RNA sequence: AGAGUUGGUGGCUAGGGUUCCGGCGCCGUUGCGGCGUGCUGGUCCGAGAGCUGCCACCGGCCCGGGAGACAUCCGGGCCGGGCGCACGGCGGGAUAAAAGCCCGGGAGAC
Numbered sequence: 001a002g003a004g005u006u007g008g009u010g011g012c013u014a015g016g017g018u019u020c021c022g023g024c025g026c027c028g029u030u031g032c033g034g035c036g037u038g039c040u041g042g043u044c045c046g047a048g049a050g051c052u053g054c055c056a057c058c059g060g061c062c063c064g065g066g067a068g069a070c071a072u073c074c075g076g077g078c079c080g081g082g083c084g085c086a087c088g089g090c091g092g093g094a095u096a097a098a099a100g101c102c103c104g105g106g107a108g109a110c
Stems, first nucleotide, its partner, number of pairs: 004110001007055006015045002020042002022039001023037006057081009085105001087108001091103003
């Protein structure tokens, strides 16, 4: 100095906290409300190195079109790949808040 890195997106999970709902405690109280509490709950956030669907993209075969055998060009169908590799802080940032979120396949290690 370089390699071990192909991009996007939906659903979900490990995980995460506390805006809202619910629970619990205290207070006021007709209904109900206020304050506190993260609580094995619901909503919510959520992975490059977790799961999964789809797309971009690539390959093969086939069909249609352009005066046209092949090739090239345009459109379409089917099949396959795309889905392989990947140890990782401290600190900072967003949101109500936190995190395997974002900085970040970063620093660093091998």
Guanidine-I riboswitch aptamer from Azorhizobium doebereinerae UFLA1-100, 110 nucleotides, folded computationally.
It matches the Rfam family "Guanidine-I riboswitch aptamer". The literature on the family includes a 2004 paper in Proc Natl Acad Sci U S A by Barrick et al., "New RNA motifs suggest an expanded scope for riboswitches in bacterial genetic control".
The source organism's lineage runs through Bacteria, Alphaproteobacteria, Hyphomicrobiales, Azorhizobium and Azorhizobium doebereinerae.
The coordinates come from a structure-prediction model, not an experiment, and the mean pLDDT is 82.